[in-house]
């Protein structure tokens, strides 16, 4: 300097504590309430049944394509992120790199009160 990554008091020191900050869960209001098939009803609006698909969080790390003896893998591109440089510097552009991983466990829209977690790394 970047970052939520800090401050106070206390301790031999750490932990824990308080504050601040960041993230998650969580009402009213509002929003939303998938796809396919069958049956019934009907002027319109609809009802019932069956099948398929889980969903979410941290993070830039999503989405798409091609190929492969294919529960998956390789490659290409891409939303996005980072770095250097340049320019006409509320920003744009060239180049390079990344475009992961982990967690919850069938549950999560928003969200007052309230609850939980975090205070690194370079």
């Nucleotide at each position: 300097c970047u970052g939520a990554c800090c401050c106070a008091g206390g301790u031999c020191a750490u932990g824990g504590u308080g504050g601040a900050c960041g993230g998650g869960g969580g009402a009213c209001c509002c929003a939303a309430u998938g796809c396919g098939g069958g049956c019934c009803a009907c002027a319109u609006g609809g009802g019932c049944c069956c099948g398929c698909u889980g969903g979410g969080g941290c993070g830039a790390a999503u989405c798409g394509g091609u190929c492969c003896a294919a529960c998956g893998g390789a490659c290409c591109g891409u939303a996005g992120c980072g770095c250097c440089g340049c320019u006409c510097u509320c920003a744009g552009c060239c180049g390079c790199g990344c475009g992961a991983g982990c967690c919850c466990g069938u549950c999560a829209g928003c969200u007052c009160a309230c609850c939980c977690c975090g205070u690194a790394g370079g």
Molecule: c-di-AMP riboswitch aptamer (ydaO/yuaA leader)
Organism: Solirubrobacteraceae bacterium